[in-house]
This record gives sequence, structure tokens and C1' cells, in this order.
RNA sequence: GACCCCGAUGGCGAUGGGGCUCGCCGACAACCGCAGCACUGCUGCUGACAGUCCCUACCUCUCC
Repeated sequence: GACCCCGAUGGCGAUGGGGCUCGCCGACAACCGCAGCACUGCUGCUGACAGUCCCUACCUCUCC
């Protein structure tokens, strides 16, 4: 320098935002919590995070 092949970008991890890290998916995908019942509907329960830190919202207790 030439040829061939692969790859970037992107989306997602049951309720918000950001940093870092991990994992999954390739748009036909990943993902879309749990329990009970008279079951394709109804009732109830836990958590704002996949992990971790910070912030925000909500809940409880105490003090001023």
C1' cells in the first nucleotide's frame, strides 16, 4: 500500500436522576416482581438501585 473479515453506534436488567462496575439483547430480541382465589379477571404484599455510592420522592421513629 492492497484485499478480505469483524466491529462502532443502539436497546435492556418489575417505580425517578447521576457516577462507576457487571450482565443480557440485536429489534422476530433482551426486559415486562411475588402470592392467593370463585382464574384470561379479582384481591393482597415487597423494593425507587442488576451491584455499589450520591441525590430526589415516599414511609416510620426521635429531637428542636

This is a predicted structure of a 64-nucleotide RNA (Fluoride riboswitch aptamer (crcB RNA motif)) from Nocardioides kongjuensis. The sequence is in RNAcentral, with records from Rfam. It matches the Rfam family "Fluoride riboswitch aptamer (crcB RNA motif)". Its family is annotated with positive regulation of gene expression and response to fluoride in the Gene Ontology. Taxonomically the source falls in Nocardioides (Bacteria, Actinomycetota, Propionibacteriales, Nocardioidaceae). The model forms 100% of the base pairs in the Rfam consensus.